C1' cells in the first nucleotide's frame, strides 16, 4: 500500500411507532352501550425489532467414546466489532433494511 473472511435460524430483550384492541378527550342522543372524530407529548396488549444485545437449535472446527466400515453419542470452541449523513419498507417508526456499506481505527 492492497485484499479476504467473520454461517443459518428460532424465541426474547433494549429500542420503536400507532393499523387493530385498550385508555383519555370531544360530538349528536336524557344517560349507558354502540357509532364517529381527535390524541402515542397514553402506562399498556397485538405489531416491528438488533452484525456490533441475550439465550437456544442447526451448521462448522477440534478432541474423545463406540463401530469391520458408514450412520451415531459425548465434550470443548465458534473470537472481535467505532460508525454517519441519506434513502427504503410497512399503518408508522426504529438499534429494522441498504449495512460488518461510506468513512474512521
Nucleotide at each position: 500500500c492492497g485484499a479476504a473472511u467473520u454461517g443459518u435460524u428460532u424465541u426474547c430483550u433494549a429500542g420503536g411507532g400507532u393499523u387493530c384492541c385498550g385508555c383519555g378527550g370531544c360530538a349528536g342522543c336524557u344517560u349507558u352501550c354502540a357509532u364517529g372524530c381527535c390524541g402515542g407529548u397514553c402506562u399498556g396488549g397485538u405489531c416491528c425489532g438488533a452484525g456490533a444485545g441475550a439465550a437456544g437449535a442447526c451448521g462448522c472446527a477440534c478432541g474423545g467414546c463406540a463401530u469391520a466400515g458408514c450412520g451415531g453419542c459425548c465434550g470443548u470452541g465458534u473470537c472481535c466489532a467505532c460508525g454517519g449523513a441519506g434513502g427504503g419498507a410497512u399503518a408508522a417508526a426504529a438499534g429494522c433494511c441498504c449495512g460488518g456499506g461510506a468513512g474512521g481505527a